[in-house]
Context: one part of a larger RNA
RNA sequence: GGCGUAUGGGGGAUGCCUAGGCUCUCAGAGGCGACGAAGGACGUGAUAAGCUGCGAAAAGCCGCGGGGAUCGGCACAUACGAAUUGAUCCGCGGGUAUCCGAAUGGGGCAACCCACCGUACUGAAGGUACGGUACCCGAGAGGGGGCAAACCCGGAGAACUGAAACAUCUAAGUACCCGGAGGAAGAGAAAACAAAAGUGAUUGCGCCAGUAGCGGCGAGCGAACGCGCAUUAGCCCAAACCAAUUGGUUUACGGACCAAUUGGGGUUGUAGGGCCGCAAUAUUCAAUACCCAAUGAACUGGAACAGGCUGGAAAGCCUGGCCGUAGACGGUGACAGCCCGGUACAGGCAAGGAGGGUGGAGAUAGCGGUACCCUGAGUAGUGCGGGGCACGUGAAACCCUGUAUGAAUCCGGCGGGACCAUCCGCCAAGGCUAAAUACUACUGAGAGACCGAUAGUGAACCAGUACCGUGAGGGAAAGGUGAAAAGAACCCUGAACAAGGGAGUGAAAUAGACCCUGAAACCAUACGCUUACAAGCGGUCGGAGCCCUUUAGGGGGUGACGGCGUGCCUUUUGCAUAAUGAGCCUACGAGUUACUUUAGUUAGCAAGGUUAAGGUGUUCAGCACCGGAUCCGUAGCGAAAGCGAGUCUUAAUAGGGCGUUUGAGUUAGCUUGAGUAGACGCGAAACCGUGUGAUCUACCCUUGGGCAGGUUGAAGCUGUGGUAACACAUAGUGGAGGACCGAACCCGUUGACGUUGAAAAGUCUUGGGAUGACCUGAGGGUAGGGGUGAAAGGCCAAUCAAACUCGGAAAUAGCUCGUACUCCCCGAAAUGCAUUUAGGUGCAGCGGUGAUCUAGUUUUAUAGAGGUAGAGCUACUGAUUGGAUGCGGGGGCUUCACCGCCUACCAAUUCCUGACAAACUCCGAAUGCUAUAAAAUGAUUUUCAUCAGUGAGGGCAUGGGUGCUAAGGUCCAUGUCCGAGAGGGAAAGAACCCAGACCAUCAGCUAAGGUCCCCAAAUGUAUGUUAAGUUGAAUAAACGCGGUUGGACUGCUUAGACAGCUAGGAUGUUGGCUUGGAAGCAGCCAUUCAUUUAAAGAGUGCGUAACAGCUCACUAGUCGAGCGGUCCGGCAUGGAUAAUAAUCGGGCAUAAACAUACUACCGAAGCUAUGGACUAUAGUUUACUAUAGUGGUAGGGGAGCAUUGUAACAGGUUUGAAGGUGUACUGCGAGGUAUGCUGGACCGGUUACAAAAGAAAAUGUAGGCAUAAGUAACGAUAAGGCGGGCGAGAAACCCGCCCACCGAAAGACUAAGGUUUCCUCAGCUAUGCUAAUCAGCUGAGGGUUAGUCGGGGCCUAAGGCGAACCCGAACGGGGCAGCCGAUGGACAAGCAGUUAAUAUUCUGCUACCUGCUUUACGAUAAAAGUGACGGGGGCAUCAACUUGGUGCGUACUGACGGAACAGUACGUUGAACCCACUUAACGUGGGGAUAGUACACUCAAGCUACGGCGGCGGUGACAAUCCAGGGGCCUGCCCUCCAAGAAAAGCGAGUAAAGCAGCCCGUACCCCAAACCGACACAGGUAGUUGGGAUGAGAAUUCUAAGGUGCUC
Repeated sequence: GGCGUAUGGGGGAUGCCUAGGCUCUCAGAGGCGACGAAGGACGUGAUAAGCUGCGAAAAGCCGCGGGGAUCGGCACAUACGAAUUGAUCCGCGGGUAUCCGAAUGGGGCAACCCACCGUACUGAAGGUACGGUACCCGAGAGGGGGCAAACCCGGAGAACUGAAACAUCUAAGUACCCGGAGGAAGAGAAAACAAAAGUGAUUGCGCCAGUAGCGGCGAGCGAACGCGCAUUAGCCCAAACCAAUUGGUUUACGGACCAAUUGGGGUUGUAGGGCCGCAAUAUUCAAUACCCAAUGAACUGGAACAGGCUGGAAAGCCUGGCCGUAGACGGUGACAGCCCGGUACAGGCAAGGAGGGUGGAGAUAGCGGUACCCUGAGUAGUGCGGGGCACGUGAAACCCUGUAUGAAUCCGGCGGGACCAUCCGCCAAGGCUAAAUACUACUGAGAGACCGAUAGUGAACCAGUACCGUGAGGGAAAGGUGAAAAGAACCCUGAACAAGGGAGUGAAAUAGACCCUGAAACCAUACGCUUACAAGCGGUCGGAGCCCUUUAGGGGGUGACGGCGUGCCUUUUGCAUAAUGAGCCUACGAGUUACUUUAGUUAGCAAGGUUAAGGUGUUCAGCACCGGAUCCGUAGCGAAAGCGAGUCUUAAUAGGGCGUUUGAGUUAGCUUGAGUAGACGCGAAACCGUGUGAUCUACCCUUGGGCAGGUUGAAGCUGUGGUAACACAUAGUGGAGGACCGAACCCGUUGACGUUGAAAAGUCUUGGGAUGACCUGAGGGUAGGGGUGAAAGGCCAAUCAAACUCGGAAAUAGCUCGUACUCCCCGAAAUGCAUUUAGGUGCAGCGGUGAUCUAGUUUUAUAGAGGUAGAGCUACUGAUUGGAUGCGGGGGCUUCACCGCCUACCAAUUCCUGACAAACUCCGAAUGCUAUAAAAUGAUUUUCAUCAGUGAGGGCAUGGGUGCUAAGGUCCAUGUCCGAGAGGGAAAGAACCCAGACCAUCAGCUAAGGUCCCCAAAUGUAUGUUAAGUUGAAUAAACGCGGUUGGACUGCUUAGACAGCUAGGAUGUUGGCUUGGAAGCAGCCAUUCAUUUAAAGAGUGCGUAACAGCUCACUAGUCGAGCGGUCCGGCAUGGAUAAUAAUCGGGCAUAAACAUACUACCGAAGCUAUGGACUAUAGUUUACUAUAGUGGUAGGGGAGCAUUGUAACAGGUUUGAAGGUGUACUGCGAGGUAUGCUGGACCGGUUACAAAAGAAAAUGUAGGCAUAAGUAACGAUAAGGCGGGCGAGAAACCCGCCCACCGAAAGACUAAGGUUUCCUCAGCUAUGCUAAUCAGCUGAGGGUUAGUCGGGGCCUAAGGCGAACCCGAACGGGGCAGCCGAUGGACAAGCAGUUAAUAUUCUGCUACCUGCUUUACGAUAAAAGUGACGGGGGCAUCAACUUGGUGCGUACUGACGGAACAGUACGUUGAACCCACUUAACGUGGGGAUAGUACACUCAAGCUACGGCGGCGGUGACAAUCCAGGGGCCUGCCCUCCAAGAAAAGCGAGUAAAGCAGCCCGUACCCCAAACCGACACAGGUAGUUGGGAUGAGAAUUCUAAGGUGCUC
């Protein structure tokens, strides 16, 4: 270290629980608000941070009612109180109700600021209290405004998506926005439907019906009539006519007419009304009021139990009772009708009050006549353009209207789907109307085969909280002690109020507050076995030893050694793959639901079946019964009229098509599939709509601010020269410039670092600009197809080729990934056709299931069709070798021409010869195919119904195409295997060889292949071959080889071969030619000849300049038996070169290689044997037998297990349920049972039912825990050291002494921002990158003082708001006056002192401003004017400040002393304001000022970190108003330039004195930073003021003062 066992830690699963949710039912209510809402801010308690309540009358006040003992909310403590004189509490009604908010006196940055009027207190100013003061409509009374969940009406109105693209269309009049109303809204009493019959307002439901239709006639959209129900309700004006009032006109003053208003009248289509005549007070409804009254708040009464046992506790169990109009429910120490609260039932009652009665304001009607009058006008209709109707312009009726036109008047008009006629229905252009219907933010009572803390709301808990974001907006986690706190007195360890150990409580403390149960990952401890030569998907099979054990030849633990063995998932032709996914564990996590439909199955009824909406009853979401509308079926055919067992076609009684003849449906439950819906889950980039953003950044507007220092030297001007005059030159002066150098400031060129950073863009170095198109502050403007852009597609809040947020929305995704228990049966495809199709889909093919019961397959025989392999080609078409012949042609010759001749040229036909073809065939198989017959086989086949998957294939063999007769290439065909197939062999290997795995066996036989060892079996037998480790890398090739072996043929040979040795190898001749030479041997030629010979080439090589020389051929001798050649085989051999050291699988082997033959053996999941399981069929029969079978991906089918809940029945459980954790047994399996320990209250069984019903994977979600790892790091390398102190503890805290760093800052002060961080005390769990006694941390207490500082009570800029006014579907957009709005204008205080913490604020002193009153004096209008403005440069004057010098003061130093004197150090100060003088401003003098301060000496109290701090008081000088330099504020003047440089208030516009008055807000602290913006105590960023000395031009640089700091390991 491994395995095992035990015990713990850690963690918070599981079980149980529920206080909270979810979905509904029945009722109620359906609003609140100027009488100030919703929602908030701030307050309110003895102590009070939060929640709740309440509002200055503040956890509450008053009255009435209830109730009857405690009470002061959550909330458990202390203190103090209240209450039987009735509290707390409950109900009803009142009172009060700060400020904001519609917000409403004006303003505004919500919860704040500032007013006016009236009244009161007074006494002017000032102050206080109360009331009033917005806008719109309306004459007024009065009303409106804003908020609120859905429902409703209207205005305006998308896109994704679907159409497999897309434009009409769809989505959809949806989402969203806007306006408005009500408890409902809207609609509504026919100018309606219908169809020869009728209905009789509207609304909703069920049907009609997915019908008629509409529709790129695509996708889709989709009525009505009519029928059945629910509920029912009808009315009023305008007009005619009559009259009155007012006004007008007119008059012959009698009146008449006109207009407006009002009253009467009147309201419809078989027309009605007026008018005329007749008749009559009939009928019906009913507001308000009164009476009765069901009911109605808190509330009251409300039956019935004991004993024993167990136990901590009884409600459990046992025994015996009781009540019940009450056995709902909840609680009580386990499960309670009889213990408690309640429940049934009964009672009570304020306001209110359904309903009823009385009464009656008021409303309501008839008959007849017809001369005349009335009956809704820019209307109906029409043209054009649109929209709505199911209806997309269509033949398009009907309705609405933007535009242009434009009737009729009852003898009239409209409609009935173009239009016309007939007929029928109806009466528009005015209005009101309950119920049936929709919805639920809210209240009450209930329910659930809904959830039970990762679930259920986001939220069970102080949640729309913490937190994130500028904002719109986004948005968590987090439940449980116990019956009762009985919440652990006391002791010990410890620095300890930490923690732990005892003790005690309790049934239990391993229930101890991190608290029920307490799983897993993970981390430990103890013990048993094992492990230090071993190589390993870690298991499995065998197995020695050791250990334990309840004695069993058993079981358990471990496992030396040996055999075999490349995880899981997904995706693929194919994965150990080095292709995907997963760190581990736990919990959660994906085919559901509704409707329509299809097939199957079960059940009911059956030529029928069935109800829907709705209704009635009831024990009330149930059930029963009604309800027959409707639907399907019972008849078909036809386009239809229509006819009908037929019908259509047609002239047809013909033929043909579709039907009948052969009859089963329908309703419901369940299961499968489909369709419409998000439709198995997760996943886009995008599109559209409403909003939110210019605190970042871009540009613009308004108003402010900033830029050390140095350099150069334009124009102009002046002088001199020069010119006729200019010009020009020169010297000065001058001070221009998108000028130069260079800090601050802005930027970001180079390099390095950094890259899990110090930093989500920086640091260091280097660099660019730095008076300008410069940089910067504050306040504003521009907004998403929009802005802005010196333009990079840059920027618009760390996001930009279209921001962010929420919504449409679960967009869509032919794509990827994932998709969860078991067993049994069968089991594919990767092909054809088509496809904007190729990784998708449709049909067919192939699979499953159920039915059907026709065939199928093989062999043999016979009969056929056919044109492949092969073959052939004087058999065609085409191609073609050699030869013969040589038509014809070319060339040459021939004295012209002719005739001819020649030709090693080309070449037809023919002949001989050879030979080719996918698109040649005179021929032509095998196989396959068709048919028939017989035999064999037996469900394999057909058909129908339904459910699929597949439509990426791959290797090998064979036949081909293509390619290179390349490919592990590609495309076909036939077969096979892999795919989806395990086993044996081939070392290892998807496919090759063998062989198809139901399970078990320590049985047997074989296949391929093997038998020396690894490694099971022959070191087998026989005969050969090989010498190369060939074998044994691919069998590597052409080509080579006197390697060896075998065969065939052939030559020579005792007449002596072959090889060796000895000898010869000559002569003409140096053949000829050529040549400088060529003599056998450079080359050429040839009768390569001839002679002598045994034999000898006019020469096979070597050689020479040429000869020579040496050889060979050939010959003889010697030797004595075989020697050669050619061809064909076997095995060897060369050819033979690749990258990590090699390899036949290895060792190795001369057989253990190769060949042939034979025998034996081994060898698989094959076959056999024995036992067992299951399936199908058959037979018997309810359990067997027989036969056949049981590999399997996609996929189909069947049977089961488990989980949660429901119902019924019977049960278990404190003598211990569930859950957790072990053990044993059991089932093929999913699983089940028993039992020990833990646990401490519920639980399972059977049958049926219903599902949020099974996880290992989705870069899944959440939580927990590992790993890397005790590793990286600890955030500027400006730096610390020592001593002392407090303390349990000191590198860091405090003190002291040294050292170091900053010092145009790392010092000091403001603005913004932050919001208590400030100061003191007490602490150290967390925070601080370490420790901490310290702290910007924790707790408590304290702290911010203003007429003059800043802001308001004053002003205006950009901009904003905005009466009037203009525009616009709506919301709204502009906008004069006016108002708001500082970054600007106006405006009065200084010094000193004082606190732990504030000071121009307090105190002291000294000033100033405004207002009011009174008094005195003076002036009175208005206006001008002023306020009031750029950049650059120069001059003058020169303040503060500063350096030096001199003087002075104090102290010190100067050898013994003293003085002078010298030196050193420090100091040598003084405001606002007033007066005078003066100035342009400044300034000067006096006062202020006997104050006060520094310094030196001396020191009281007190404190102390013992170093000191502190400084009352005293003493001293009572100390310069000096000189020089630097400096440059302020102010004035001047010059110059072009881009020409706010507004308003205020001032102008009294004086003097006294008295009085003087409001609100800010004020602490940080502020280049540890307190702001950057997630941090972050090397970044952040406007302004001040900023000493030496050096120096300087604010550069270096050093340093005051002051600060050493950067938290």
About this RNA: This is a predicted structure of a 1609-nucleotide part of an RNA (large-subunit ribosomal RNA, half A) from Salegentibacter sp. R32. Lineage of the source: Bacteria > Pseudomonadati > Flavobacteriia > Flavobacteriaceae > Salegentibacter. It was read from a public genome assembly. The prediction has a mean pLDDT of 82.